Model confidence (mean pLDDT): 82 of 100. Predicted 3D model of a 1388-nucleotide RNA (small-subunit ribosomal RNA) from an uncultured bacterium. Rfam family: Bacterial small subunit ribosomal RNA. The RNAcentral record of the sequence draws on Greengenes.
[in-house]
RNA sequence: CCCUUAGAGUUUGAUCCUGGCUCAGGACGAACGCUGGCGGCGUGCCUAACACAUGCAAGUCGAACGGAGUUGAAAAGAGCUUGCUUUUUUCAACUCAGUGGCGGACGGGUGAGUAACGCGUGGGUGACCUGCCCCAUACCGGGGGAUAACAGCUGGAAACGGCUGCUAAUACCGCAUAAGCGCACAGAGCUGCAUGGCUCGGUGUGAAAAACUCCGGUGGUAUGGGAUGGGCCCGCGUCUGAUUAGGCAGUUGGCGGGGUGACGGCCCACCAAGCCGACGAUCGGUAGCCGACCUGAGAGGGUGAUCGGCCACAUUGGGACUGAGACACGGCCCAAACUCCUACGGGAGGCAGCAGUGGGGAAUAUUGGGCAAUGGAGGAAACUCUGACCCAGCAACGCCGCGUGGAGGAAGAAGGUUUUCGGAUCGUAAACUCCUGUCCUUGGAGACGAGUAGAAGACGGUAUCCAAGGAGGAAGCCCCGGCUAACUACGUGCCAGCAGCCGCGGUAAUACGUAGGGGGCAAGCGUUGUCCGGAAUAAUUGGGCGUAAAGGGCGCGUAGGCGGCUCGGUAAGUCUGGAGUGAAAGUCCUGCUUUUAAGGUGGGAAUUGCUUUGGAUACUGUCGGGCUUGAGUGCAGGAGAGGUUAGUGGAAUUCCCAGUGUAGCGGUGAAAUGCGUAGAGAUUGGGAGGAACACCAGUGGCGAAGGCGACUAACUGGACUGUAACUGACGCUGAGGCGCGAAAGUGUGGGGAGCAAACAGGAUUAGAUACCCUGGUAGUCCACACUGUAAACGAUGAAUGCUAGGUGUAGGGGGUAUUAGACUCCUUCUGAGACACAGUUAACACAAUAAGCAUUCCGCCUGGGGAGUUCGCCAGCAAGGUUACAAAUCAAAGGAAAUGAAGGGGGCCCGCACAAGCAGCGGAGCAUGUGGUGUAAUUAGACGCUACGCGAAGAACCUUACCAGCUCUUGACAUCCACUCAUAACUUACAGAGAGUGUAAUGUGUGCUUGCAAAAAGUGAGACAGGUGGUGCAUGGUUGUAGUCAGCUCGUGUCGUGAGAUAGUGGGAUAAGUCCCGCAACGAGUGCAACCCUUAUUUUCAGUUACUAACGUGUAGAGGUGAGGACUGUGAAGAGACUGCCGGGGACAACUCGGAGGAAGGUGGGGAAGACGUCAAAUCAUCAUGCCCCUUAUGUCGUGGGCUACACACGUGCUACAAUGGCCACGACAGAGAGAAGCGAAAUCGCAAGGAAGAGCGGAACUCAAAAAAGUGGUCCCAGUUCGGAUUGUGGGCUGCAACCCGCCCACAUGAAGUCGGAGUUGCUAGUAAUCGCGGAUCAGCAUGCCGCGGUGAAUACGUUCCCGGGCCUUGCACACACCGCCCGUCA
Repeated sequence: CCCUUAGAGUUUGAUCCUGGCUCAGGACGAACGCUGGCGGCGUGCCUAACACAUGCAAGUCGAACGGAGUUGAAAAGAGCUUGCUUUUUUCAACUCAGUGGCGGACGGGUGAGUAACGCGUGGGUGACCUGCCCCAUACCGGGGGAUAACAGCUGGAAACGGCUGCUAAUACCGCAUAAGCGCACAGAGCUGCAUGGCUCGGUGUGAAAAACUCCGGUGGUAUGGGAUGGGCCCGCGUCUGAUUAGGCAGUUGGCGGGGUGACGGCCCACCAAGCCGACGAUCGGUAGCCGACCUGAGAGGGUGAUCGGCCACAUUGGGACUGAGACACGGCCCAAACUCCUACGGGAGGCAGCAGUGGGGAAUAUUGGGCAAUGGAGGAAACUCUGACCCAGCAACGCCGCGUGGAGGAAGAAGGUUUUCGGAUCGUAAACUCCUGUCCUUGGAGACGAGUAGAAGACGGUAUCCAAGGAGGAAGCCCCGGCUAACUACGUGCCAGCAGCCGCGGUAAUACGUAGGGGGCAAGCGUUGUCCGGAAUAAUUGGGCGUAAAGGGCGCGUAGGCGGCUCGGUAAGUCUGGAGUGAAAGUCCUGCUUUUAAGGUGGGAAUUGCUUUGGAUACUGUCGGGCUUGAGUGCAGGAGAGGUUAGUGGAAUUCCCAGUGUAGCGGUGAAAUGCGUAGAGAUUGGGAGGAACACCAGUGGCGAAGGCGACUAACUGGACUGUAACUGACGCUGAGGCGCGAAAGUGUGGGGAGCAAACAGGAUUAGAUACCCUGGUAGUCCACACUGUAAACGAUGAAUGCUAGGUGUAGGGGGUAUUAGACUCCUUCUGAGACACAGUUAACACAAUAAGCAUUCCGCCUGGGGAGUUCGCCAGCAAGGUUACAAAUCAAAGGAAAUGAAGGGGGCCCGCACAAGCAGCGGAGCAUGUGGUGUAAUUAGACGCUACGCGAAGAACCUUACCAGCUCUUGACAUCCACUCAUAACUUACAGAGAGUGUAAUGUGUGCUUGCAAAAAGUGAGACAGGUGGUGCAUGGUUGUAGUCAGCUCGUGUCGUGAGAUAGUGGGAUAAGUCCCGCAACGAGUGCAACCCUUAUUUUCAGUUACUAACGUGUAGAGGUGAGGACUGUGAAGAGACUGCCGGGGACAACUCGGAGGAAGGUGGGGAAGACGUCAAAUCAUCAUGCCCCUUAUGUCGUGGGCUACACACGUGCUACAAUGGCCACGACAGAGAGAAGCGAAAUCGCAAGGAAGAGCGGAACUCAAAAAAGUGGUCCCAGUUCGGAUUGUGGGCUGCAACCCGCCCACAUGAAGUCGGAGUUGCUAGUAAUCGCGGAUCAGCAUGCCGCGGUGAAUACGUUCCCGGGCCUUGCACACACCGCCCGUCA
């Protein structure tokens, strides 16, 4: 001085963690899609180091040389046409092939090869070279022989030659000279870093030259020095694979040679046997390296285009020549491939130079101008050459800048979109008015770059300036579900499509497509690809390993790493100062500059590195001395299933023999196979053999782990305690290595009682290659070898130190106790436990035996599955083991904890849930509903419980929604407009199936302010009506359900990182989350209960239509009547029941049991009332309603038909099967209701249904209305009947417009099935079940259904094991659409 660190989505119903995947940023030699105004500065074959047509890219020097040619001049000669031609000589200028010199080793291209002293960095060269350039010194004398060119001849198609002859030089070769130089030999001095270096002098020896000239010079030779450029050597650094572990014969070294500019096995002869390698040799793969560039907070990671440095290469491979320099891109030779020419004999070529072509590819430009500038080659120079370079062209390929207009402008225009129809929005946006002129067009002016004495500009009439013109010509792309800024409409309907991840789309898609609007960026915007980042996701900075991936099965120990206290030396590491270097460019800072910016340019910082030198000495290292606490040894003890070997023992199983004895044994859930009359099993005695060691036995002991359990002996390892005599850091860990290592398995040989894979049989089962049973072989046992793995686990590597406690236990020691002494107490060491604080942890948990705090070393992990697998190597007899990938695939896989649901888990409790009972259903006939079938239609809904006598409290027409004909089209119904009108409505008649239409007749209304209004009708046009059309999975409302089950929530507090927990769990009790007690909880809400209705008792009041005790009256009888307010009853208002009282239990509680009193006793009986939520439960056909659909029809009207069909199946009922009954006769007792288009009495007719009649009653009065079962008497006598009544026939009645499809009732006749119902299944706990009748709603008529009412009136409940359902607590879980779950295998 600069920089100074960002996260998000996705595993779950929810949480925390682990962990992967994905996104937001930046960059690019990019490509692709859509779009495209201008300028500046840059950049542009990343692929085929593939092949190349054509042109150009390296020449120059006549002041080195001989010559040739052209032009000019002069001189001489010849011819002669006397001014022309020609020859010779000389001179001048210019040009050129050749000889010669210098340069073609630079510049330019490419990155194939190369893992290397190739590159980078720092050194060395005492082991070297260096043309041209600079400085210095000395010299440049005198000779010689050739050869191109050229000429002649000649070969060849050509390329290119051959022979003979001539000639020059700064070409070539000797000689002389030698200050100095090199070499050889002997010597002296100085000096360094080992071979050495420097200096001095002596002798011998070796090597030179070239000239040209304008006379100024230029050039040459030799030597020395410098500069520049190079060669060689060295330290350090430089990708990946160990599934590449051993490599190397010139290999390593030496002596001596050769070679080189120079060292060297560089090469050679001989000698030795070395050299490299786990600090990774060798081999394989990949790659030019660096300055730098991109990214990043940095450390790092990635890259090596343009610019700059180095290297390598030039079609492929090899080789040398020349030269100062090459083993040479545009040189040579050879070989190979390819291409071209050819007369077939032979030749030519090398774009990875600049353009360009083909090809490859997603993809990369002009066969341009100029040497004006910069630079290079040659030349004395002029100059020539220069595809280096400077410019221009093409490309939005990148960076930067500018523009596409500015100001005003609300009637918030039109139009678009949307809408709740009011509006909102595009939007000051546009139009319109006034301006401006960047870019653009036209005209005019016009550079710098050119530093010089002068000339010379490709770019270029470019940049720039001036004037004029005119808003005229100039905006797109992506996105809008979350991440991530930005929303609506329509279309589509798991289709079409989208998608970076999660995921959208199955009829109301902000996620697809389009439109409007909005957001972002902008001449660009998106996509794809690659790199870094985020990713602390390889962790040095900066991660982990109990359960998420991860501790080696265990020990011994090598290399390595790390290491106690103290003193001294040294100074390698370390720290600090100086010096050299770290090229330039770049980055950063700061000036200047292009109008700004990008860009350019000056200066500085930085370049964290390497080398060298001075200093410091704490720590580490190293060397030396000392110490004892780490470690080890000695001595004294006690404990132990520690190991190995040999021997011994008893119990039990099995087998064999013998005795007794008789029919079974055995086995199982139950059986069978099996054994047994040839004598089993049982029992007694004797014997054989193998294996294992009951009790003791203990979260006891020992061992490194595996593991070790009868007793005795021998041999043997380790640990512990005490002591402090000895050594003096001897220690810890430990890659490779070596050893040990359960069970199963393998080999050889034994052994074999029991058990028991395989196997056999019997069962079980749909099957049962299983579980169960009967047998049974390997094996289990021993010896010797092998295998080398386990949930080899504490899922926790070893070692050391430190860090609160209390407690029991095993083995020692000490003290109490200088005493004999205990299962006393205190203390200490070592082990092995269960608790618990701090701390740690994602949590669970761990917690002195750490998963705490630290240090050292080793092993291992990096998403899931693929896979601990393939291939390869190694070891193994084999089985199998160790080591150990990838492709393709998924967005998760996983850990811990919390809530729920469910469990053929556990505990507690409840319910007609079971059990105990009663009556049924399921069988028959019929009724009714449903399915199915059939039909023109049999309208449609409801489908486990929770559809099926359900909506429907009543389908002949209507209802009616269905079907077939017939009609209407602003409509059957509503609102609005215009016109007409008294011809209207209404009533009647005719035709028609009717609707409707037509005709005819009747008919002329109401209000008033007196010509208007209202109502009605008709006609017409359109807005609209209408829909029982769809969607109950778009909805409201209503309802079912578990369930009248006891639960469901909230606030505050507390605990937990959190989801959540606590309360609400626990102990009692209850019908109850009802109550009491306790408790980190304390309260509240909603449910429970109560309040409401009814019923049971009673009081008071009231009084008629109810009642009638007393009194009067009265009858055949009668509250009939006067009266009464007593009774019953009715109505209203009250009382009463609260575990209130007593006793027992209980905790002095709640509560419960018993009792008293009471009409009623423990919510008295019944009803209404149904928490949060569940089932996308039911209903769009009660109603309402969004969206969609129909509109001369899916609307409307009408006639007829259908909903009533009928092989069949199911549900719910009725009636029965009879004697507790049927029938006949007599005849008693209710309650609750209904009634005016109604109930309908008496008397009367009919066998009856009913008729006729009409009293009374809008009702405590009248009517329906007779209650029935019961009771009394009689009959039937067990049968298909005097049971049962279906079906059918005939004749009637009623309702109604109508009774055929299709109503109900009556009478007579007919007289079916059915003799109590399989598996299974339903209801009910008391005035209940069962049984008996009565009423009502609907309704013209139609009831076995439904809703009510009373009469008669039981049985049983031991109990909670089991079935079903529910509540609470708890437990495990891989479920959360929640067990109708999840999920595995096979097949398709």